RNA sequence: CUAGAUGGGAAAGCGCCAGCACUGCAGCUGCCCGACGUGGAGUGCAGUGGACGAGGUGGAGGUUUAUCGAAGCAUUCGGCGGAUGCCUCCCGGCCGAGUAUCGCGGCCGCGGAGCGCGGGGGCAAAACAACAGGGCGACUUGUUGCACAAGACCCGCGCAUGAUACAGA
Numbered sequence: 001c002u003a004g005a006u007g008g009g010a011a012a013g014c015g016c017c018a019g020c021a022c023u024g025c026a027g028c029u030g031c032c033c034g035a036c037g038u039g040g041a042g043u044g045c046a047g048u049g050g051a052c053g054a055g056g057u058g059g060a061g062g063u064u065u066a067u068c069g070a071a072g073c074a075u076u077c078g079g080c081g082g083a084u085g086c087c088u089c090c091c092g093g094c095c096g097a098g099u100a101u102c103g104c105g106g107c108c109g110c111g112g113a114g115c116g117c118g119g120g121g122g123c124a125a126a127a128c129a130a131c132a133g134g135g136c137g138a139c140u141u142g143u144u145g146c147a148c149a150a151g152a153c154c155c156g157c158g159c160a161u162g163a164u165a166c167a168g169a
Base pairs, nucleotide, nucleotide: 001008002007014081015080016079017078019077020049021048022047023046024045025044026043031040032039033037052069053068054067058090059089060088061087062086063085091109092108093107094106095105096104098166099165100164101163102162103161114159115158116157117156118155119154120153128145129144130143131142132141133140134139
């Protein structure tokens, strides 16, 4: 979302909206005004806004403000839900100076695999501009152009295991 149930489908930096901001319509007894209105506030109904990408899932349980930067100085406010985060255990692996087994420590989840320091370091979307659409409006969609990031990754240095067997010097 499909009228409802059933069932099915989509999304995972994802979804939602009761606060809040804003729009349209209705209505206006009462309230506000040096201005008396197509006004303001408030009310009802219907809406709009409410996070820009990068990255990310072995199984079970637990847990909740779950990584990284961009823009901007903001409603990217405030909140709800979820979640690939994190922790424990299990499974399978990588590294710890040959090979195997066992143990220990750290790490990884198949495009993977120790920690620290230093250096190098490509890549995004929104934004912005132009054009074309949708909506009475708030607002919103698409296309094109133009960039820019961090984690990642690469290099160097330092540090980081025992036992047994085998092999080698």